[in-house]
RNA sequence: CGCGGAGUGGAGCAGUGGUAGCUCGUCGGGCUCAUAACCCGAAGGCCGCAGGUUCGAGUCCUGCCUCCGCAA
Repeated sequence: CGCGGAGUGGAGCAGUGGUAGCUCGUCGGGCUCAUAACCCGAAGGCCGCAGGUUCGAGUCCUGCCUCCGCAA
């Protein structure tokens, strides 16, 4: 240099063109003598970066960056 995969709240992951969600965690409240568990609620991401296509892009296309793997 070539080929493939991945990048989405703090962590792990969904989301195959139409308002970005789940689990855990965090915060507040309830329950309890108290803690855990359990129940209710909230905050936190506009999706690695830059363009393009489209009425509309996390999703499709192009380039770049980072990580993992394969081949050499």
Annotation: Transfer RNA from an uncultured Bacteroidales bacterium, 72 nucleotides, folded computationally. Its Rfam family is "tRNA". It is annotated as a transfer RNA. Its family is annotated with triplet codon-amino acid adaptor activity in the Gene Ontology. Rfam describes the family as follows. Transfer RNA (tRNA) molecules are approximately 80 nucleotides in length. It was read from a public genome assembly. The coordinates come from a structure-prediction model, not an experiment, and the mean pLDDT is 82.